[in-house]
RNA sequence: GGCGUGGUAGCUCAGCUGGUUAGAGCGUGCGAUUCAUAAUCGCAAGGUCGGCGGUUCAAGCCCGCCUCACGCUA
Numbered sequence: 001g002g003c004g005u006g007g008u009a010g011c012u013c014a015g016c017u018g019g020u021u022a023g024a025g026c027g028u029g030c031g032a033u034u035c036a037u038a039a040u041c042g043c044a045a046g047g048u049c050g051g052c053g054g055u056u057c058a059a060g061c062c063c064g065c066c067u068c069a070c071g072c073u074a
Base pairs, nucleotide, nucleotide: 001073002072003071004070005069006068007067010026011025012024013023019057028044029043030042031041032040050066051065052064053063054062
């Protein structure tokens, strides 16, 4: 350099064939329970879906470029 896979919450990841609310587990905060802590249960906060542009009535999802990580290859 070429090719492939991936980048979604603090972390690990899901998100079907584009469809109207973007989710789960862990973690965090608050509450319940306890003499207390842990565990357990409930509630809540937390997201420019890597960046820019395009297609569409509508984009995390499709297209182009860029960027980062990993792998294969010369």
The prediction has a mean pLDDT of 81. The RNA shown here (transfer RNA) has 74 nucleotides and comes from Haliscomenobacter sp. Its Rfam family is "tRNA". Lineage of the source: Bacteria > Saprospiria > Saprospirales > Haliscomenobacteraceae > Haliscomenobacter.